[in-house]
Molecule: RNase P RNA; transfer RNA
Organism: Candidatus Cloacimonadota bacterium
RNA sequence: CGGGAAGCGAGUGCGGAUCGCGGCCGGCCAUGCGCCGGUCGAGGAAAGUCCGAGCUCACAGGGCAGGGUGCCGGCUAACAGCCGGGCGUCGCAAGACGACGGACAGUGCAACAGAGAGCAGACCGCCGAUGGGUGCGCAAGCACCACAGGCAAGGGUGAAACGGUGGUGUAAGAGACCACCGCGCGACUGGCAACAGCUCGCGGCACGGUAAACCCCACCCGGAGCAAGGCCAAAUAGAGGACGAGGCGCUGGCCCGCGCCGAUGACUUCGGUCGAGAGUCCCGGGUAGGCUGCACGAGGCGUCGAGCAAUCGACGUCCCAGAGAAAUGAUCCGCCUCCGGCAACGGAGACAGAACUCGGCUUAUUCGCUUCCCGUUCG
RNA sequence: GGGCGAUUAGUUCAGAGGUAGAACGCUUCCUUGACACGGAAGAGGUCAGAAGUUCAAUUCUUCUAUCGCCCACCA
Numbered sequence: 001c002g003g004g005a006a007g008c009g010a011g012u013g014c015g016g017a018u019c020g021c022g023g024c025c026g027g028c029c030a031u032g033c034g035c036c037g038g039u040c041g042a043g044g045a046a047a048g049u050c051c052g053a054g055c056u057c058a059c060a061g062g063g064c065a066g067g068g069u070g071c072c073g074g075c076u077a078a079c080a081g082c083c084g085g086g087c088g089u090c091g092c093a094a095g096a097c098g099a100c101g102g103a104c105a106g107u108g109c110a111a112c113a114g115a116g117a118g119c120a121g122a123c124c125g126c127c128g129a130u131g132g133g134u135g136c137g138c139a140a141g142c143a144c145c146a147c148a149g150g151c152a153a154g155g156g157u158g159a160a161a162c163g164g165u166g167g168u169g170u171a172a173g174a175g176a177c178c179a180c181c182g183c184g185c186g187a188c189u190g191g192c193a194a195c196a197g198c199u200c201g202c203g204g205c206a207c208g209g210u211a212a213a214c215c216c217c218a219c220c221c222g223g224a225g226c227a228a229g230g231c232c233a234a235a236u237a238g239a240g241g242a243c244g245a246g247g248c249g250c251u252g253g254c255c256c257g258c259g260c261c262g263a264u265g266a267c268u269u270c271g272g273u274c275g276a277g278a279g280u281c282c283c284g285g286g287u288a289g290g291c292u293g294c295a296c297g298a299g300g301c302g303u304c305g306a307g308c309a310a311u312c313g314a315c316g317u318c319c320c321a322g323a324g325a326a327a328u329g330a331u332c333c334g335c336c337u338c339c340g341g342c343a344a345c346g347g348a349g350a351c352a353g354a355a356c357u358c359g360g361c362u363u364a365u366u367c368g369c370u371u372c373c374c375g376u377u378c379g
Numbered sequence: 380g381g382g383c384g385a386u387u388a389g390u391u392c393a394g395a396g397g398u399a400g401a402a403c404g405c406u407u408c409c410u411u412g413a414c415a416c417g418g419a420a421g422a423g424g425u426c427a428g429a430a431g432u433u434c435a436a437u438u439c440u441u442c443u444a445u446c447g448c449c450c451a452c453c454a
Base pairs, nucleotide, nucleotide: 001375002374003373004372005371006370007369008368009367010366013335014334015333016332017331018330019329021041022040023039024038025037026036027035028034029032043351047362048361050360051359052358053357054356055225056224057223061256062255063254064253066221067220068219069218070217071085072084073083074082075081086100087098088097089096090095101216102215106214107213108210109209123155124154125151126150127149130148131147132145133144134143135142136141163181164180165179166178167177168176182205183203184202185201186200187199188197189196190195229292230291231290232289238283240282241281242280243279246261247260248259249258250257265274266273267272285453286452287451299318300317301316302315303314304313305312306311336349337348338347339346340345380450381449382448383447384446385445386444389403390402391401392400397434405421406420407419408418409417427443428442429441430440431439
């Protein structure tokens, strides 16, 4: 100098002044929706609602279908999260990133181009050993042609063309053969494992891509959500209409099971007529009230211990917003950072805001600082 | 607060891995004295945006943006 990792601070913040808002507690008397005092009062994402849970829906669910996850080990209440490791890709490195099981279980897909796109293929090209033709030659044979044919080295197409380099070989060639590299299988060694190996043996090479295509394998998963749900109060009009033998809940689709609710009645001239009926939908009516769920929790902070770490344990300490269409605010002075300006001074200070509660992920987000690490280069 | 859905031409919609269409509308020409109707030709698309999977994405996956819909209690 350039780069990488981890962390910290500020972030209308701090100090002061004035005015104000919401919850809780206490006090006062004039008992008013009163006054006074105290105390607490947004975030790292409160957001998106993308995962995972707690809690609730009476008790009992099971199977299929469906959905999710996907290298290995660990952590956790759980997870698609986190930690450690492996492998791959990128980087000189520090390090970063990775939806990272299976493509010999099966089925499918690959437009266009191209000769050929799945156990394929010959357009240009190479060859003239073999057969053929022509010429020369007495003959052996030689030369030419490239018709049959041989080849897949080189060119060309494509995202992808059935190992690479060198040699032997040949008419030309080719794993046809050889050496090395690569690949596959097995053994051995190390590792809990993923996996690795400068190890040994076998195989001339056969296994191409795609599973965020169907699918297979392993593991996991009911659904709805605090407008869940429980209790109380108030008011009104169910003689409304349709369907109706099943309906509702536990499972939302199908099957089974369990629990709860439920008509199948009357008359009849036998054609029907009348009635009851859980519940569903439609049409209308009423209330827009109170309490609870609801804030002490997988809680925060500190110290010590175990562990590489995520995390866990012990002890100590703290109580920390909360309602309802909804408080957390406004102004002034000083300080801070950045920008403009010689200066006085002026301007700007991100993203955003609780609504049952937690654990994560993702997305949005301004400025500055510290520590450690790396070196392709340059000095 | 919670739960869903949509986004493709000016408008309304198809397309569900192989280079995007239909109807109406628009433009030009023909037809007419002129207009309408009719006929012929044509233009018009970042498939809402950004990443990823794939040889290839409007289509599959994730994130973002915008718009729309539904959900109180009582008898």